[in-house]
RNA sequence: CUCCGGAAAAGGUAAACCCGUUGAAAGACGGGGACACAAAGUCACGGGCCUAAGGCCGCAAGGCUAUGGCCGCCGGACUGCCAAA
Repeated sequence: CUCCGGAAAAGGUAAACCCGUUGAAAGACGGGGACACAAAGUCACGGGCCUAAGGCCGCAAGGCUAUGGCCGCCGGACUGCCAAA
């Protein structure tokens, strides 16, 4: 220095749920709260998943569709703490 790892030590993030704000919704943000996480840090690049305002189809009921979203779904890219076996 790199890989594996998280033994030890220092920490970090923060699910569900509740309140508020925002949005058509999915969701996001802030506060509380901790299910978990060795990248659960960042990026929508590939796959997947969610929503359907608008648009299209339909007599109607409804259906299709991302330019909207999810990185705590998987992969990839970039970066990061420690340093035992």